This is a predicted structure of a 475-nucleotide part of an RNA (small-subunit ribosomal RNA, 3' major domain) from Brevibacillus borstelensis. Its mean pLDDT, the model's own confidence on a scale to 100, is 82. The organism belongs to Brevibacillus, within Bacteria.

Context: one part of a larger RNA
RNA sequence: UGACCGGGGCCCGCACAAGCGGUGGAGCAUGUGUUUUAUUUCAAAGCAACGCUUAAAACCUUACCGGGUCUUGACCUCCCUCUGACCGCCCUAGAGAUGGGGCUUCCCUUCAGGGCAGCGGUGACGGGUGGUGCAUGGUUGUCCUCAUCUCGUGUCGUGAGAUGUUGGGUUAAGUCCCGCAACGAGCGCAACCCUUAUCUUUAUUUGCCAGCAUUCAUUUGGGCACUCUAGAGAGACUGCCGUCGACAACACGGAAGACCCCGGGGAUGACGUCAAAUCAUCGUGCCCCUUAUGACCUGGGCUACACACGUGCUACAGUGGGUGGUACAACGGGAAGCUAUCUCGCGAGAGUAUGCCUCUCUCUUAAAACUUCUCUCAUUUCAGAUUGCAGGCUGCAACUCGCCUGCAUGAAGUCAGAAUCGCUAGUAAUCGCGGAUCAACAUGCCGCGGUGAAUACUUUCCCGGGUCUUGUACA
Numbered sequence: 001u002g003a004c005c006g007g008g009g010c011c012c013g014c015a016c017a018a019g020c021g022g023u024g025g026a027g028c029a030u031g032u033g034u035u036u037u038a039u040u041u042c043a044a045a046g047c048a049a050c051g052c053u054u055a056a057a058a059c060c061u062u063a064c065c066g067g068g069u070c071u072u073g074a075c076c077u078c079c080c081u082c083u084g085a086c087c088g089c090c091c092u093a094g095a096g097a098u099g100g101g102g103c104u105u106c107c108c109u110u111c112a113g114g115g116c117a118g119c120g121g122u123g124a125c126g127g128g129u130g131g132u133g134c135a136u137g138g139u140u141g142u143c144c145u146c147a148u149c150u151c152g153u154g155u156c157g158u159g160a161g162a163u164g165u166u167g168g169g170u171u172a173a174g175u176c177c178c179g180c181a182a183c184g185a186g187c188g189c190a191a192c193c194c195u196u197a198u199c200u201u202u203a204u205u206u207g208c209c210a211g212c213a214u215u216c217a218u219u220u221g222g223g224c225a226c227u228c229u230a231g232a233g234a235g236a237c238u239g240c241c242g243u244c245g246a247c248a249a250c251a252c253g254g255a256a257g258a259c260c261c262c263g264g265g266g267a268u269g270a271c272g273u274c275a276a277a278u279c280a281u282c283g284u285g286c287c288c289c290u291u292a293u294g295a296c297c298u299g300g301g302c303u304a305c306a307c308a309c310g311u312g313c314u315a316c317a318g319u320g321g322g323u324g325g326u327a328c329a330a331c332g333g334g335a336a337g338c339u340a341u342c343u344c345g346c347g348a349g350a351g352u353a354u355g356c357c358u359c360u361c362u363c364u365u366a367a368a369a370c371u372u373c374u375c376u377c378a379u380u381u382c383a384g385a386u387u388g389c390a391g392g393c394u395g396c397a398a399c400u401c402g403c404c405u406g407c408a409u410g411a412a413g414u415c416a417g418a419a420u421c422g423c424u425a426g427u428a429a430u431c432g433c434g435g436a437u438c439a440a441c442a443u444g445c446c447g448c449g450g451u452g453a454a455u456a457c458u459u460u461c462c463c464g465g466g467u468c469u470u471g472u473a474c475a
Base pairs, nucleotide, nucleotide: 001475002474003472004471007469008468009467010466011465012464013463015459019423020422021421022420023419026314027313028312029311030310031309032308033307035304064300065299066298067297068296069295070294073125077124078123080121081120088103089102090101091100092099093098106115107114108113126290127289128288130287131286132285136283137282138278139277140276141274143272149186150185151184152183153182154163155162156161167178168177169176193266194265195264196263198234199233200232201231202230203229207224208223209222212221213220240254241253242252243251320375321374322373324371325370332363333362334361337356338355342351343350344349382413387408388407389406390405391404392403393402429451430450431449432448433447434446435445
């Protein structure tokens, strides 16, 4: 000087407390461990691995296993050689990869030849998702959006170092003020950026409709006031008043205001820590393989299943289930696409065909909510696992191993031990909708809106962090 303390002081955080809802019990989905297997490819391991790498494992993907094959190679560049083509099409053997056969087939020219790409051959090479993340770059997680981490000059100390950065207040903040052997500065904080909340203005189509006419319908005429859309601006700053305070910084209350005092979200992550993660995104040193640890194909596997754990979904019902009626969104997507309408089907869907490269058409009837009738506390008209049969869709192909529909079947489950998690407001809880990936496949992920709470006395205690300081057997 740091680090540590079941030392002390001060302060903060859904850290406790106060509340609301979960997990842990059940069934299923999914990931992991273990086990099994010819193979169940690999990586990730307290928080910070485990719905993670994977924003999609039937084939492909695919790296794994069995079998069948190739050896200058599936891929890149170059040299030499050969051919007149290569590609394409057809027949044929085969599980296919690969073989066999047939058809077709360039350009220029000074006619010597040259060019062009390519099959085959030769060798330099090429290849490796093989090893080492403890050789590395790059990228990322984490403490932590915590308020810190440092430097120059000066001064003090023999020196390691100190000072500044400590002290008195204050703040979300090393934020600001005052004081001070310090005076300044840098990376961080804040602000600048995006979005949202209000208004003005410009624009008025595909949008809108107050008044006027018209229609089944903003349908049409008409209009751009309003809504929406998207360009440009305004607006909020402790600016104003009062109290408190060292007359400071600030804090508290109030006015005006759509909005306050960081308005609400997001992006933004200092110096560093964990030899943290990744050689399987990629790049790369060294080591290793080279008729194989490379390459192609087919089938299987990654989906196994005594069990254990994590994360979720659905429930156990009456604030509910069923049934009919009826109302209101936002974000997004669409051409190998989204699909209206009509017909058929109980339905998943099928057929037909129309519009839309989009504020025009379409996905797209949002669902909870409201309301009519019914069920009457029961393993039930709860719950829906499992299983049987019959179908639909995608796709060469749904057996291993997809999703959906109808009929039948109707398991556990009656609110869950010890323990443990999330959340402070348009939040939790609850309800549906969209998108990426994608032929098909979503209870996951990323977004969107609808309905919409309870509680916070406080900092004693648990956990983590900041700061000053005592002690030290630690470095």